RNA sequence: GUCGAUGUAGCUCAGUUAGUGAGAGCGGGCGUUUCAUAAGCGCCAGGUCAUAGGUGCAACUCCUAUCAUCGACA
Repeated sequence: GUCGAUGUAGCUCAGUUAGUGAGAGCGGGCGUUUCAUAAGCGCCAGGUCAUAGGUGCAACUCCUAUCAUCGACA
């Protein structure tokens, strides 16, 4: 330099043939329970869906460019 994959909560990930409100587990906080702790149960917070632009009634989802990580080739 060329090509490809990935980028979604603090972490690991789902959701992507566009269509109701963006979710799960772990972690965090509060409550309950206990003599106390752990475990269990309930509730809550936490996200500019990497960035920008485009198409479209509507974009995490489609298209383009850029950025980051990883891989292959040279």

Transfer RNA from a Candidatus Nomurabacteria bacterium, 74 nucleotides, folded computationally. RNAcentral holds the sequence, with entries from ENA and Rfam. Its Rfam family is "tRNA". The family's RNA type in Rfam is transfer RNA. The prediction has a mean pLDDT of 82.